RNAcentral holds the sequence, with entries from MGnify. This is a predicted structure of a 113-nucleotide RNA (SAM riboswitch aptamer (S box leader)) from Bacillus andreraoultii. It matches the Rfam family "SAM riboswitch aptamer (S box leader)". Its family is annotated with regulation of gene expression in the Gene Ontology. Model confidence (mean pLDDT): 80 of 100. Taxonomically the source falls in Bacillus (Bacteria, Bacillota, Caryophanales, Bacillaceae).

RNA sequence: UCUUAUCCAGAGAGGUGGAGGGACUGGCCCUUUGAUACCUCGGCAGCGGGCUUUCAACUGAAAGUACUGUGCCAAUUCCAGCAAGUUAGUGAUUGCUAACUUGGAAGAUAAGA
Numbered sequence: 001u002c003u004u005a006u007c008c009a010g011a012g013a014g015g016u017g018g019a020g021g022g023a024c025u026g027g028c029c030c031u032u033u034g035a036u037a038c039c040u041c042g043g044c045a046g047c048g049g050g051c052u053u054u055c056a057a058c059u060g061a062a063a064g065u066a067c068u069g070u071g072c073c074a075a076u077u078c079c080a081g082c083a084a085g086u087u088a089g090u091g092a093u094u095g096c097u098a099a100c101u102u103g104g105a106a107g108a109u110a111a112g113a
Base pairs, nucleotide, nucleotide: 001113002112003111004110005109006108007107012041013040014039015038016037020030021029022028024081025080026079027078042073043072044071046070047069048068049067050065051064052063053062054061055060077106082103083102084101085100086099087098088097089096090095
């Protein structure tokens, strides 16, 4: 980089340190009552592996388990971004605004190439 799957569930304390952070843009939010980061301990359970049970029995499927490789532990991926549509308001029409729905893009994670 590409492919596939998932993304409205879940899970924080202490220490170091001292000003930014939530990918990008806009909004909104977190933060000196100490952010991001790093360390220690703890936790969650998504994907792959292992193990157990049940079903099936050709390949297998479902549930469980935190043993293992990763991942994660503010807010739905915090919300939106592009396209189409629905409703309402406004406007003479195109349209504009708000709410919502569907699909997509981007991003994250896993597995494979």